[in-house]
Context: one part of a larger RNA
Molecule: small-subunit ribosomal RNA, 5' domain
Organism: uncultured bacterium
RNA sequence: GGAUGAACGCUAGCGGGAGGCUUAACACAUGCAAGUCGAGCGGCAGUCCCGAGCAAUCGGGAGCGAGCGGCGCACGGGUGCGUAACGCGUAUGCAACCUGCCUUAUACAGGGGGAUAGCCCAUGGAAACGUGGAUUAAUACCCCAUAACAUCGUUGAAUCGCAUGGUUUAACGAUUAAAACUCCGGUGGUAUAAGAUGGGCAUGCGUCUGAUUAGCUAGUUGGUGGGGUAACGGCCCACCAAGGCGACGAUCAGUAGGGGUUCUGAGAGGAUUAUCCCCCACACUGGUACUGAGACACGGACCAGACUCCUACGGGAGGCAGCAGUGGGGAAUAUUGGACAAUGGGGGCAACCCUGAUCCAGCCAUGCCGCGUGUGUGAAGAAGGCCUUCGGGUUGUAAAGCACUUUCAGCAGUGAGGAAAGGCAAGUGGUUAAUACCCGCUUGCUGUGACGUUAACUGCAGAAGAAGCACCGGCUAACUCCGUGCCAGCAGCCGCGGUAAUACGGAGGGUGCAAGCGUUAAUC
Numbered sequence: 001g002g003a004u005g006a007a008c009g010c011u012a013g014c015g016g017g018a019g020g021c022u023u024a025a026c027a028c029a030u031g032c033a034a035g036u037c038g039a040g041c042g043g044c045a046g047u048c049c050c051g052a053g054c055a056a057u058c059g060g061g062a063g064c065g066a067g068c069g070g071c072g073c074a075c076g077g078g079u080g081c082g083u084a085a086c087g088c089g090u091a092u093g094c095a096a097c098c099u100g101c102c103u104u105a106u107a108c109a110g111g112g113g114g115a116u117a118g119c120c121c122a123u124g125g126a127a128a129c130g131u132g133g134a135u136u137a138a139u140a141c142c143c144c145a146u147a148a149c150a151u152c153g154u155u156g157a158a159u160c161g162c163a164u165g166g167u168u169u170a171a172c173g174a175u176u177a178a179a180a181c182u183c184c185g186g187u188g189g190u191a192u193a194a195g196a197u198g199g200g201c202a203u204g205c206g207u208c209u210g211a212u213u214a215g216c217u218a219g220u221u222g223g224u225g226g227g228g229u230a231a232c233g234g235c236c237c238a239c240c241a242a243g244g245c246g247a248c249g250a251u252c253a254g255u256a257g258g259g260g261u262u263c264u265g266a267g268a269g270g271a272u273u274a275u276c277c278c279c280c281a282c283a284c285u286g287g288u289a290c291u292g293a294g295a296c297a298c299g300g301a302c303c304a305g306a307c308u309c310c311u312a313c314g315g316g317a318g319g320c321a322g323c324a325g326u327g328g329g330g331a332a333u334a335u336u337g338g339a340c341a342a343u344g345g346g347g348g349c350a351a352c353c354c355u356g357a358u359c360c361a362g363c364c365a366u367g368c369c370g371c372g373u374g375u376g377u378g379a380a381g382a383a384g385g386c387c388u389u390c391g392g393g394u395u396g397u398a399a400a401g402c403a404c405u406u407u408c409a410g411c412a413g414u415g416a417g418g419a420a421a422g423g424c425a426a427g428u429g430g431u432u433a434a435u436a437c438c439c440g441c442u443u444g445c446u447g448u449g450a451c452g453u454u455a456a457c458u459g460c461a462g463a464a465g466a467a468g469c470a471c472c473g474g475c476u477a478a479c480u481c482c483g484u485g486c487c488a489g490c491a492g493c494c495g496c497g498g499u500a501a502u503a504c505g506g507a508g509g510g511u512g513c514a515a516g517c518g519u520u521a522a523u524c
Stems, first nucleotide, its partner, number of pairs: 001524002004521001006520005013371004018366001019364002021329001026327003030324003035071003040068002043064002047062006078282003087207008097199002102195007110144004120133005150175011180187002208254003215245003220242008257279004262271003284305005307318004335361001337360003343357001344355004374404004384395004408465001410460005418451001422446009468513005473494003479508005489496002
């Protein structure tokens, strides 16, 4: 000198676009953060409309609470505890693998059955939550049929390779599937093959400090046979062998998420991993599996533990390292805000619903960038201050005065863009018996904005509302007076202060930066 997720002191006008618990992965009140589908199902709690009825109630429609079922909840969002590891980075391999939704292609969807939620009845419990009986549906569940280029077994053939072997193909045998709904346009279902996407596994190389850590290892190292997995493998098991790693640093200990990056530097290098992106790990602590295409699952389950809460003492409930917010810790870090208008995600044919993802707003000079705090003129060099050799010098064109301007802020008005969609109508193409429907396209009309008192523009008034901070002995730009008297104090280093202090404190003047300026911290 640069740079910072900074903090502290003094000060503070506006805007743009960023950033904002680095500490206690400490504990959490409250609200919200994952639902959706009636075009799968039986139904109908509640609401609205229509009809019948004096009413209770009944029927129809719009719709739909709870329930069964489907898809989603494994994404998105948070944190960095653990981890020195194939965790990450990079480059390869899988002749050892999986992949819901999506795309392409081929083939198929025949028949039957028994339940169970809900509803109803009865009943236990303070509650959480149940228990028994009766009855009912499905794209829920089960059985039979059909079936192969699918799987398995047996027997061949061809061909290829980097070992185990791979690929193609033939015959025989065995096994395995489905679901409907509909506005009749479609939307779904099953099997197989391929793709795409996403993942799993393995390997080469690289990846902090300590030898005042030198030996470590018994599923340990390898084999055979099995089990298990989507898949290879001591991954697990039985048996057999005695191996395996290590001064090219094993083991142990400490520290730490890794990378792209970021900062600095001429570079080499050093430091760094906040924001944003990729990967990993975790979700009160430890363990376990279930469901599923995918989890060993943040707002799922079970068990154990610590903690907190409710209780009728019998028993129960909870998990902010989601967004806000609270206490605590700390030098220190924000609102219990608005909206789904846009982008994206989930569900749905769609309308639409949900979305603390996201988009916005609020707070904070935390840093970066931009603008302003006036402009011109003005010597009687005014007054005042300070200094003085008492002549004057300086503050200083500075002020006043005169002439202008009006950015920004203020007030009033006009007013884009972010909007694509969706709906209605017409035309047209497809479908069709059809000028019904439905789907695609075009045109017209309509129409959706949280931000928002938007941006921008116009008008109004008036210099009007807007400058500080640090320093002035040398390094280092900037000097005098007064006070003090080794005191009070200063100080980054050298060092100042003991009666003429440019070094302390004040003043005048000056220098440097400027809505900031200094100090501290760690870093190059």